Record summary: Predicted 3D model of a 1219-nucleotide part of an RNA (large-subunit ribosomal RNA, half B) from Diapherotrites archaeon SCGC AAA011-K09. Lineage of the source: Archaea > Nanobdellati > Candidatus Iainarchaeota. Its Rfam family is "Archaeal large subunit ribosomal RNA". Its Rfam clan is "LSU clan". The prediction has a mean pLDDT of 82. The full RNA is in RNAcentral, with records from SILVA.

[in-house]
Context: one part of a larger RNA
RNA sequence: AACUGUCAAGGGAACUCGGCAAAUUAGCCCUGUAUCUUAGGUAUAAGGGGUGCCAGCAACUGAUACUUGCUGGUUGCAAUAACAAGGGGAGUCCGACUGUUUACCAAAAACACAGCUGACUGCGAGUCCGCAAGGAUUAGAAUAGUCAGUGACUUCUGCUCACUGCCAGUACGUGAAACCCGGUUCCAACCGGUCUAAGCGCUGGUGAAGAGCGGGCCUAACUCUGAGGCUCUCACGGUAGCGUAAUACCUUGUCGCUUGAUUGGCGACUUGCACCAAGGAAGUAACGAGAUUCCCACUGUCCCUGACAGUUGCUUGGCGAACUCACUAUGUGGUGAAUAUGCCACAGUCUCCCAACGGGAAGAGAAGACCCCACGGAGGUUUACUACAGCCUGUUGUUGUGGUUUUGUUUUCGUUGCAUAGCGUAGCUGGGAGCGUCGAUGCCAAUCCUUUGGGGUUGGCGGAGCGACCAUGUAACACCAGCCUUCGGAAACGAAAUCGCUUACCGCGCAAGCGGGACACCAAUAGGUGGGUAGUUAGACUGGGGCGGUACACCCCCGAAAAAAUAUCAGGGGUGCCCAAAGGUCUGCUCAGCCGAGUCAGAAAUUCGGCGUAGAGCGCAAGAGCAAAAGCAGGCUUGACCAUGUUCCGCACAGCAAGGAACGUGGAAAGGAAACUUGGGUCUAGCGAACAUCAGUGUCCUCAUUAAUGGGGGCCUGGUCUGACAGUGAACUUACCCUGGGGGUAACUGAGUGGUCGUGGGUGAGAGUCCACAUCGACCCCACGGAUUGCGACCUCGCCGUCGUCUCAACGCAUCCUGGCUGUGCACAAGCAGCCAAGGGUGGAGGUGUUAACUCAUUAAAGCGUUUCGUUAGUUGGGUUAAGAACGGUGCGAGCCAGUUUGGUUACUAUCUGUUGGGAGUGCUGAUUGCCUGAGAGUAAGAUCCCUUUAGUACGAGAGGAACAGGGGGUCGCUGCCACUGGUGUACCAGUUGUCUGACAAGGCAUUGCUGGGUAGCCACGCAGUAAUGGAUAAGAGCUGAAAGCAUCUAAGCUCGAAACCACGCUCAAAAAUAGGCAAUCAUUUCCGAAACCGAUUCUGUUGCGACAGAGUUGGCGUAGGAACAAGGUCGUGCCCUAAAAUAGGCGCUUGAUAGACUGCAUGUGUACGCACCAAGCUUCGGCGAGGUGUUCAGCAUAGCAGCACUAAACGACCAAGG
Repeated sequence: AACUGUCAAGGGAACUCGGCAAAUUAGCCCUGUAUCUUAGGUAUAAGGGGUGCCAGCAACUGAUACUUGCUGGUUGCAAUAACAAGGGGAGUCCGACUGUUUACCAAAAACACAGCUGACUGCGAGUCCGCAAGGAUUAGAAUAGUCAGUGACUUCUGCUCACUGCCAGUACGUGAAACCCGGUUCCAACCGGUCUAAGCGCUGGUGAAGAGCGGGCCUAACUCUGAGGCUCUCACGGUAGCGUAAUACCUUGUCGCUUGAUUGGCGACUUGCACCAAGGAAGUAACGAGAUUCCCACUGUCCCUGACAGUUGCUUGGCGAACUCACUAUGUGGUGAAUAUGCCACAGUCUCCCAACGGGAAGAGAAGACCCCACGGAGGUUUACUACAGCCUGUUGUUGUGGUUUUGUUUUCGUUGCAUAGCGUAGCUGGGAGCGUCGAUGCCAAUCCUUUGGGGUUGGCGGAGCGACCAUGUAACACCAGCCUUCGGAAACGAAAUCGCUUACCGCGCAAGCGGGACACCAAUAGGUGGGUAGUUAGACUGGGGCGGUACACCCCCGAAAAAAUAUCAGGGGUGCCCAAAGGUCUGCUCAGCCGAGUCAGAAAUUCGGCGUAGAGCGCAAGAGCAAAAGCAGGCUUGACCAUGUUCCGCACAGCAAGGAACGUGGAAAGGAAACUUGGGUCUAGCGAACAUCAGUGUCCUCAUUAAUGGGGGCCUGGUCUGACAGUGAACUUACCCUGGGGGUAACUGAGUGGUCGUGGGUGAGAGUCCACAUCGACCCCACGGAUUGCGACCUCGCCGUCGUCUCAACGCAUCCUGGCUGUGCACAAGCAGCCAAGGGUGGAGGUGUUAACUCAUUAAAGCGUUUCGUUAGUUGGGUUAAGAACGGUGCGAGCCAGUUUGGUUACUAUCUGUUGGGAGUGCUGAUUGCCUGAGAGUAAGAUCCCUUUAGUACGAGAGGAACAGGGGGUCGCUGCCACUGGUGUACCAGUUGUCUGACAAGGCAUUGCUGGGUAGCCACGCAGUAAUGGAUAAGAGCUGAAAGCAUCUAAGCUCGAAACCACGCUCAAAAAUAGGCAAUCAUUUCCGAAACCGAUUCUGUUGCGACAGAGUUGGCGUAGGAACAAGGUCGUGCCCUAAAAUAGGCGCUUGAUAGACUGCAUGUGUACGCACCAAGCUUCGGCGAGGUGUUCAGCAUAGCAGCACUAAACGACCAAGG
């Protein structure tokens, strides 16, 4: 320090988003209980009283068991004494309720629910699963099952069928295949036509189907308002009810209540951005770990913290990870890819360790989830595109038979035919002079037709005519044959509809058989429907993206920097045509405007004359160009031709298509006498690939075995298209989302800029009675700042935690207060404006997530900013900004909304650095002990107010009303302390509950069981302290005083002058490397001593001798080093505390009071055990008995103060200066 607990004086929610957390309450008995109500409830409402133990009695009972009650006695602070065990009330929203849900961040208002409503369904049903067989609902049967919506209950549920859907109908239109008909070379493919199902069109119905439910103007005798009127419009224009709402942007709406103060809550109003009636409306008792407001009680939530207990932390022993890791590791200022441990400058810096803290390492963690991008992905939706299942329907097969009706074709029989004229109802053509008793003309009846006049057929009567000739007329009739038209009958072959049949086929049944039945099922084929399912698409540019726009194909001007070319969502404008003349050619003419003249005639009509370089016109933009023309007219015409080539633009200097232009050549033309001109428009815009399809052209190519008609294919030309215009076939949504990338690109900060913002200045129109400048100051202009809001997009997307609060602050000054001054429209007082000044201070509440702003009561004042909008490896998590859910709006929908509402995981053991503390070692020229100095660093150690004396004085007409200098007190801050007050006090004492140790006594456990007290210590809520002065200055006030004979505070010089600065005061501080000073003590002693060197000497080798080399012995020197001694120190052993995490510090160590034990004092508690007596009563007279009195200010205890060596501080070891 954290966590878990215990307690807290006074206040009592002032805390906070919010009473979060904690506390309060609690069992049982008695009493008592509002409002509302669905009459059940609410209700343990609320509120009040009681509760132990002992003795006796009563009731109940078989009972001397249990339970209940009564009377008396009695103890404690407290009797459900521990454990266990609701805090309560009032208003609003939502949901009726109990229930269910996102296992692992959402328990809810979401889901469900009973109830209500609609739709489908008569069973081989409907719905669902399955390729099918088959299966579920169901061994159920409409009081049933499925689907959909709403969601108890009460009062209710308005208008709209225009759109979409669904249902029904349908004369007609459209409508596929098959059949049929027609065309095509024999055939076939193929094409066309008729007929035609579902569907669609069409007609109607349907809202508890999807859905929807207006605007303008005028109007009543104050005003306001608008019952009312007019008008536009729709399918209908929102009814009842509710309404600033879970819905209201403006909005903190207005009023009232609640509060001292209310962005809250409640009640009203209501101009409802954008309520509204089963996506139900409005109410509503009860219920809710739901949301929200208030009140009572209660409290450490807070003022304002403190103490204590346990666990961790710390120390020791044992076991023993992970993350992370380029290397490294100071501060400030600067620089820099724009916030550096690492670069520059300055400052700082001996080495190491321990405990803490969490400022930095744009700390670690996770290739950012926001944003953008990808011709990335996935989930969802739909009137995206394309398919498929399913469903509906036609045809064919399975598939047989009979009748009726209608109808088609063929054959056959019969019938019909009226213009006018004509006796008459003359179909056409041909034959024809006859036909008729095998019964003519005529009459009657029935029937059919009809142009209403008549005609036909059959039957009866009857018994002889009709025709030719003539007339009329286009045509002449008798009779015969053929044919056409109308109608009818019959037969054959078909078609459609319909009614039967049974044998295919299906169902039931064990079977017999029954039911259905050529239908259905099934299969094939054709049309329709078809987010039910699947696969895909979903453009680009872009001062982020989206929305907007098109800068996406072209033309003109400018930009464009005098060759060409040249960008921006730079600026100004155009094009996606038009014209048979507005083209070609030849010829002629001259425009706009002005002046003069001239009948009606005027400013402008037509006419004449003059001037007139274009001021006109040239189809359309702009630029260029143009006068016997490119303009305006007239004549003739089609060159707005057929081929072919070069160059240029498109596309500068590489390539590239369509398209366009200019200049040629060949052919055929037009105009012109001719030269010549003409391949559209005076030039620059007016446009489009491949595939597909249509058309044209030709002694052209090619295919089907040879030939050929015809046909197909190709070559060439043209038409129809891609405006995202070198042309892909193409909708939304994602907050359920995913992947790959981007600081190429947005949302924080930073850096840049400084429009905006803030501040200052210049000038001074004006006002201020007069007067610019006491004060205020327009227009205009100039700076500064880098707090606002923007801009651009420089750092960061392999990640810099995002608003506000809390905590802790550091800095700036453009100063809110306090200090010092100046001016005043300064009498005083109080102000106003300005100058200097950053030492200190700058607070508490209400509503709101708020910063901000507003309000309340204080105050000397309640400053403005910066610090990664300071501060999340510090807190919180109310807001924003995931996943659930709701409302309003929007969208067909999935969904969405800087709209609202409710709910919703905040993780990291600190390596370096930094900071705060604590140590070890080295250095400081021998060592040790002690006392100092003070370079330097820090500091606010004080800040401020009130009262009072001055003084009711100065001043002032009065009203009012100071100051200098003193005195007293408060608030805040700082430092220290514990005699007092207060807290704690798991030392201690006492009381007491439950239980256990058989009882007593004494104890254990239950938070220290709970409760009442409480020493030391530690603390605050308690107590004490917390002067002044000097120096140098700021603004300012002055002295003397020139420049400038004056004046002048200044230029030289001098004096004053502030809470600011420096001292004084306090703290740290010889590691202050210039490493300080003073004092005391100790030491500078003894011995050994490798190697090297010096001397002596032995042996061997070379050698003639000196001499040299090697190996050895020995002495000296006394080095490196070692041993002893040693001032002092340390350790250890041992004991402690005023100190303390480890360390360190302090004290003691037998020559001793250091700790413990013991004794005493003081203190706490409150009268122990045992014994004796008393005690309400009961009694078998033996005794039982809560409790009381005495013994007893007792007993018990103690961290304090003394006394006292009884116990323990043993013996020792090591280090150490020595020139």